[in-house]
Context: one part of a larger RNA
């Protein structure tokens, strides 16, 4: 140094962008840095091996060869990596026509229902539960609705193993601002590629700072039951909170518990969004071919459960990560944060 593995056993970093680094398409020429043959200089002696001689035999002592090298110089070699020059167009990426879509960010709005406020009808219970009770109500509730008014949320149906996003996630309608996919064309550029240690940004809820908003839920807190007891489920209140603006925080079972990109490798049935082409023309229907999302399964894999073109088959490029359980994701240090805590991270001792 090689040599194992990471869906469930330890292990894929919540996702991305990207510098250094590490890896590359085809086709000619050159050039010799990797490579590779020879040759030649050195690799002390001791040891290592072969033989030789001494010796009773071994140690041991003498010779002789030889092996031992990421080493240096120099002649060549020229396939393959690499440098450079020229082309190239199957990789990427631009341009040209089109299509879908809760992808983002703002402003404006609409109906539905909950609370609350007047008004008007109306009178004695409502309410809630297993069953009650607190609690609301003769100061006039609750229902029936009818009629006016605030104001906050969160968008019924359409709604779909439908769509969109890296991912976290996104759902009334209109507008403007802005991003990516996708098809088709084959006009342009010409390896512009792929991964990506540090680094940057983005990252659901809960939380935290400032101000503001609070219908309804609603931790904590009162109350009522339940119970042997209830610090709980049930029940009637209710505070931060959930809304917004900014501005931290950076964590999840942030999961497909499955990194990213790329080539290869039976078919069957669906569903979405283009293209095409036949038939049918008023919707469409079949067939094909492209991106996507299911779902069954061949072969292959796998401890087995399963996985199977969206691979966990087979191969390559480049990251992270893992190494018996407990102590521990803990302690110290370090760094970030207002704080909560977060990252990075052991070891005594036990089994």
């Nucleotide at each position: 140094c090689u040599g194992g593995g990471c869906g469930u056993a330890a292990a894929g970093a919540g996702c991305g962008c990207g510098c250094g680094g590490g890896c590359g398409g085809u086709u000619g020429g050159u050039u010799a840095a990797g490579u590779u043959a020879c040759c030649u200089a050195u690799g002390a002696a001791a040891g290592g091996u072969a033989c030789c001689g001494g010796c009773u035999a071994a140690a041991c002592u003498g010779g002789u060869a030889u092996a031992g090298g990421u080493u240096g110089g120099g002649u060549g070699a020229g396939a393959c990596u690499g440098g450079u020059c020229a082309a190239c167009u199957a990789g990427a990426g631009a341009g040209a026509a089109a299509u879908a879509g809760a992808g983002g960010g703002a402003a404006g709005u609409g109906g539905a229902a909950u609370u609350c406020c007047g008004g008007g009808u109306g009178u004695a219970g409502u309410g809630g539960u297993g069953a009650a009770a607190u609690g609301c109500g003769u100061a006039g509730a609750u229902a029936u609705c009818c009629c006016g008014a605030a104001g906050g949320a969160a968008u019924a149906c359409c709604g779909g193993u439908g769509g969109c996003g890296a991912a976290g996630g996104c759902g009334g309608c209109u507008u403007c601002c802005u991003g990516g996919c996708u098809u088709u064309u084959a006009u342009c550029u010409g390896a512009c590629g792929c991964u990506g240690a540090g680094g940057c940004g983005c990252g659901a809820a809960a939380g935290c700072g400032u101000g503001g908003g609070u219908a309804g839920c609603g931790a904590a807190c009162g109350g009522g039951a339940u119970u042997a007891g209830a610090a709980a489920c049930c029940c009637c209140g209710g505070u931060a909170g959930u809304c917004c603006a900014c501005g931290c925080c950076g964590u999840a079972a942030a999961c497909g518990a499955u990194g990213u990109a790329c080539a290869u490798u039976a078919g069957g049935c669906g569903u979405u969004c283009g293209g095409c082409a036949a038939c049918g023309a008023u919707g469409g229907u079949u067939g094909u071919u492209g991106a996507g999302u299911g779902u069954c399964g061949c072969a292959g894999c796998a401890a087995a459960c399963g996985c199977g073109a969206u691979a966990a088959a087979u191969g390559u490029a480049c990251c992270g990560c893992c190494u018996g359980g407990g102590g521990a994701g803990u302690a110290c240090g370090g760094u970030c944060g207002c704080a909560a805590g977060g990252c990075u991270a052991a070891a005594a001792c036990u089994c």
Small-subunit ribosomal RNA, central domain from an uncultured marine bacterium, 351 nucleotides, folded computationally. The full RNA is in RNAcentral, with records from ENA. The coordinates come from a structure-prediction model, not an experiment, and the mean pLDDT is 83.